[in-house]
RNA sequence: AGAGUUUGAUCCUGGCUCAGGAUGAACGCUGGCGGUCUGCUUAACACAUGCAAGUCGAACGGGAUCCUUCGGGAUUUAGUGGCGGACGGGUGAGUAACGCGUGAGAAUCUGCCUACAGGAUGGGGACAACAGUUGGAAACGACUGCUAACACCCGAUGUGCCGAGAGGUGAAAUAUUCAUAGCCUGUAGAUGAGCUCGCGUCUGAUUAGCUAGUUGGUGGGGUAAGAGCUUACCAAGGCGACGAUCAGUAGCUGGUCUGAGAGGAUGACCAGCCACACUGGGACUGAGACACGGCCCAGACUCCUACGGGAGGCAGCAGUGGGGAAUUUUCCGCAAUGGGCGCAAGCCUGACGGAGCAAGACCGCGUGAGGGAGGAAGGUCUGUGGAUUGUAAACCUCUUUUCUCUGGGAAGAAUAACUGACGGUACCAGAGGAAUAAGCAUCGGCUAACUCCGUGCCAGCAGCCGCGGUAAUACGGAGGAUGCAAGCGUUAUCCGGAAUCAUUGGGCGUAAAGCGUCCGUAGGUGGCAAUCCAAGUUUGCAUUUAAAGCGUGGGGCUUAACCCCAUACAGGGUGUGAAAACUGGGUAGCUAGAGUGCGGUAGGGGUCAGGGGAAUUCCUAGUGUAGCGGUGAAAUGCGUAGAUAUUAGGAAGAACACCGGUGGCGAAAGCGCCUGACUGGACCUGCACUGACACUGAGGGACGAAAGCUAGGGGAGCGAAAGGGAUUAGAUACCCCUGUAGUCCUAGCUGUAAACGAUGGAUACUAGGUGUUGGGCGUAUCGACCCGUUCAGUGCCGUAGCUAACGCGUUAAGUAUCCCGCCUGGGGAGUACGCUCGCAGGAGUGAAACUCAAAGGAAUUGACGGGGGCCCGCACAAGCGGUGGAGUAUGUGGUUUAAUUCGAUGCAACGCGAAGAACCUUACCAGGGCUUGACAUGUCGCGAAUCUCCUUGAAAGGGGAGAGUGCCUUCGGGAGCGCGAACACAGGUGGUGCAUGGCUGUCGUCAGCUCGUGUCGUGAGAUGUUGGGUUAAGUCCCGCAACGAGCGCAACCCUCGUUUCUAGUUGCCAUCAUUCAGUUGGGCACUUUAGAGAGACUGCCGGUGACAAACCGGAGGAAGGUGGGGAUGACGUCAAGUCAGCAUGCCCCUUACGCCCUGGGCUACACACGUACUACAAUGCUGCGGACAGAGGGUUGCAAGCUAGCGAUAGCAAGCUAAUCCCGUAAACCGUGGCUCAGUUCAGAUUGCAGGCUGCAACUCGCCUGCAUGAAGGCGGAAUCGCUAGUAAUCGCAGGUCAGCAUACUGCGGUGAAUACGUUCCCGGGCCUUGUACACACCGCCCGUCACACCAUGGGAGUUGGCCACGCCCGAAGUCG
Repeated sequence: AGAGUUUGAUCCUGGCUCAGGAUGAACGCUGGCGGUCUGCUUAACACAUGCAAGUCGAACGGGAUCCUUCGGGAUUUAGUGGCGGACGGGUGAGUAACGCGUGAGAAUCUGCCUACAGGAUGGGGACAACAGUUGGAAACGACUGCUAACACCCGAUGUGCCGAGAGGUGAAAUAUUCAUAGCCUGUAGAUGAGCUCGCGUCUGAUUAGCUAGUUGGUGGGGUAAGAGCUUACCAAGGCGACGAUCAGUAGCUGGUCUGAGAGGAUGACCAGCCACACUGGGACUGAGACACGGCCCAGACUCCUACGGGAGGCAGCAGUGGGGAAUUUUCCGCAAUGGGCGCAAGCCUGACGGAGCAAGACCGCGUGAGGGAGGAAGGUCUGUGGAUUGUAAACCUCUUUUCUCUGGGAAGAAUAACUGACGGUACCAGAGGAAUAAGCAUCGGCUAACUCCGUGCCAGCAGCCGCGGUAAUACGGAGGAUGCAAGCGUUAUCCGGAAUCAUUGGGCGUAAAGCGUCCGUAGGUGGCAAUCCAAGUUUGCAUUUAAAGCGUGGGGCUUAACCCCAUACAGGGUGUGAAAACUGGGUAGCUAGAGUGCGGUAGGGGUCAGGGGAAUUCCUAGUGUAGCGGUGAAAUGCGUAGAUAUUAGGAAGAACACCGGUGGCGAAAGCGCCUGACUGGACCUGCACUGACACUGAGGGACGAAAGCUAGGGGAGCGAAAGGGAUUAGAUACCCCUGUAGUCCUAGCUGUAAACGAUGGAUACUAGGUGUUGGGCGUAUCGACCCGUUCAGUGCCGUAGCUAACGCGUUAAGUAUCCCGCCUGGGGAGUACGCUCGCAGGAGUGAAACUCAAAGGAAUUGACGGGGGCCCGCACAAGCGGUGGAGUAUGUGGUUUAAUUCGAUGCAACGCGAAGAACCUUACCAGGGCUUGACAUGUCGCGAAUCUCCUUGAAAGGGGAGAGUGCCUUCGGGAGCGCGAACACAGGUGGUGCAUGGCUGUCGUCAGCUCGUGUCGUGAGAUGUUGGGUUAAGUCCCGCAACGAGCGCAACCCUCGUUUCUAGUUGCCAUCAUUCAGUUGGGCACUUUAGAGAGACUGCCGGUGACAAACCGGAGGAAGGUGGGGAUGACGUCAAGUCAGCAUGCCCCUUACGCCCUGGGCUACACACGUACUACAAUGCUGCGGACAGAGGGUUGCAAGCUAGCGAUAGCAAGCUAAUCCCGUAAACCGUGGCUCAGUUCAGAUUGCAGGCUGCAACUCGCCUGCAUGAAGGCGGAAUCGCUAGUAAUCGCAGGUCAGCAUACUGCGGUGAAUACGUUCCCGGGCCUUGUACACACCGCCCGUCACACCAUGGGAGUUGGCCACGCCCGAAGUCG
């Protein structure tokens, strides 16, 4: 000294929380010793028992006991008498007060003590005790009689006191050892006490008025003493916003805790004062009390009782019950210190001195020290190598504080002697033996310290943030670590941190916060210069602020805590000096602030009166005819009874177009046609005058938009409410047609607004630039302009500075001073209660309980918007063809089922995984079987391996018979295979794609995504990447606080298109031969094949553009502006998909969730959806004839050819491991015949029969052929998809998968269009900008009602308890009369 927590991130504001210290503490776990302290904070609750105040025989008379020399003496004591029981000890209920603190004061008393002065004379009568009688249970009395005193009374004296004086009043006590003690009076002192005053002393104004002995006076009374202290009369005062009164709370202080301090909190122990003593009242005695262990009365409670009546007061020390989280022994002693009585000895003393209990606090000490690595064992973790516990232990050497035992043994005693509770204590010496002694909390961040297991939003933790939903360093346990240590944690409370009430030391434009505005009272503050005073101020001296404590310096206990001695600073009060700068006060001045007069100026400033025209509506009349009006579109409405429109006349009310303007005026609210009357303020110029007269302003007063209220008018238009029509799911709205209050006037009320510049007023100072309004001056001019300057206003931009930022910036939110108002987390709430105001609505003032950890401001980056701008895309539009309707195929949902295995689910699942489910596949179901297993490795044993046959069974499997004796060898054995045994283990398409890898989809082939350095910003961030152009493109150019770079774009790659070179076999054939045929010779020119090159770069020309990039047009060229196509997918998003392709963590199964087999299922079928195929026909179908591909595949294969069959196909069979042979006739197309608009010569579903092929096997459930059958369907609702050129559309071919099975998929070529004006709209995307209370980011956020409950708060018919105030009644003891 700070830290955590609001956000995606940032800065700020702001609350909450933590780290520190402390305690008369308590609780949990644990516990060795000593010293010094402390110990009912709660029930001022009730108390059993014992003790806590007595003493004196040297005041008195008796009694008792003992002794006696009988004279008496000694001891003891109930009573009379004296002194003391007013101290000491306890408690904090009451008290907000002269109670306390501090400092002053005058009108007083003071026993014992000290000093001084004086005195003590003469008499008298009683009462206890005692004796007798007697009452009562007791407590306690009553009556009669006797008696002493230092008890009581009277006379005398008298310094005193009262009184102006005269005069009045008023004392005494003796005892004896003969010198003392005691007594009386007076004067002083000391001590103690009473009284008065200044100042200080908690909270509330939702307590604003209080007071009748109240305030003062006079007379009387009263007190020790002043006083309304009391009483009678008189006067009407006294206190209060500087907070009276009332309510709540509280003993006050020295001090204590905390804090850097200023402060804040507190008032245990110790010390001073006060108050109280069961509750309330009262007096007596006394020097002193209205009396803790005295009295009287009342009350409550407890106890005794013979029921008549009595007794008691622990807030003394112990102790008990109770209350409570919680607080000790019914101990020892008067040895010390102190107190009472006494001449004294002495007695008494729960004051006090000590001991006991309690880790309650503080301080000190110990639980061992040194060595010791095979880094033992065990534990924990583990990548199984090791790491850690850990020099820790064991083991060796040593010591004895502590402990046990033994011996000695104090000071404290004042005193020469006697006298010690503590105490055989402290302390000292000796012996013994590492011996008797470690825990508690924490380990996610704050905050030092980390792993494993268990648990699975459960159990639990938590001071704040927050952990826990299967890998929890946050829960519980363990190991380890960290912190402190005889303690450690928790809880409670206080201060701190908190500058979070800010004097030191905060704020108010937007975070909480400037009253709506002005006037003005008290108050606060106040210009220049002189003089006096000395209140503030500064300062000297004196005194005080008790001691203890704190600080400093010493000293004593071994140290420390603790104790002792000495001493200082600061601050406060009082008294008394000094100074006079500043503030203040007085006096006399000044003119710069302020004000007044004279002269001008501008103005929607205000009030009242009069006037004006345009428009609107209504009325009357004319013209005129079918609509008008209104809307996005309509309708309600008006109109043939004549509207709207138009012309003329009339009426009414309200508002004043243009000018008109970040222009004017006003304190604000506000003010706009013209004229007049009255009136307020401002500004400018110069001169004169007053002479600080000023600023602000708590209370107070005035004004105060709109709406609203009361009363009376007025009412054209507009128009809450209301009615109707629309819109809508609804529409109590937006739109339309009507329309009441109101809007207007007069008189009152209300008193609030986002009454805003969200910015109180005043004064001064601090760069400018540029507009504009009203003045002045200068210059200029004939004059008006222009130009310059200066006052006052009103705007914009901007420097310094300020600000969290935004922004403000001479009109400050800058720099300063003065005054006022206001704020202190969000919600609850501007609510409730109370009070005030109001006719009411309501306004002003204005909480708490409870609840949250935030609420908030500014700015940043994104995302979003039925915000804006620019741009792109088969996105729309323009076109072509489809889907949605039919039948079939296929996938999905649903349903069904023993099972219909699983996954994929908007785009981005649904002819998808699956490039092909009859068995297998297969993961599903039923049944039959196996258990080291179908598969892998390791151990042991046996056997060659292997093959054939029989039997049983649905098969798997089971049983049996036979054949067969291998290979290598160092001769020990080994390799491989099979069988058997036991155990490690295998196995799992079981779960988790939200634990993962890898791969993939999607935004999107969209143009974006970032970095380094620099710069800007407190920062998040920005800049770069924005801007102007351009592009398919963050493509390029220009500009620019940016300069560069990376991943993307483009290019590099493949393919197609042109060409050159090389090479010609299986390819090709122009020329020469040859053949039926490029068949053969020959050739390689061409085609073609496949290698290497060339070619295209806006390169050239013109135009546009900014001398750019680029674009447009053109030339050349096979190809032109990315030539076409493909591959290629940035940072990232979707916890997107996949654990069933593979891999893999964790969990789960282990005679089964593993494995084998047979059969079934994945092919089910009221239905719904997706994707396709075939059609509905004549641009067609069909018969016949004819023409032209490319790219592929082929030895378990493709198969020519021949033969058979209508055909599928079958039999025989050449060739081909392929530019050689085969699949292999391409089809649309062309030519020609038929069909003639029909459910057809269209369409082909469905079904029957007969065949073929594959395969162990075509029933569930394959494909093909022939004949026969001939369904729906006549171009498809809402809706919706693809496509911009060799594309769409259309036509066929091939391949992979595959035993067989293709309308699917992947490729290939043939024929080959239409359209695009354009970017308003739909969808998606990019960039810039804007708003945002969103950031899981609009599928966001978020508001209200209702359902249930009554914990909190409020209301509530009521009911109940407590406290206080006031009035009245009864009234004890007692005092005075």
RNAcentral holds the sequence, with entries from SILVA.
This is a predicted structure of a 1377-nucleotide RNA (small-subunit ribosomal RNA) from a metagenome.
Rfam family: Bacterial small subunit ribosomal RNA.
The prediction has a mean pLDDT of 85.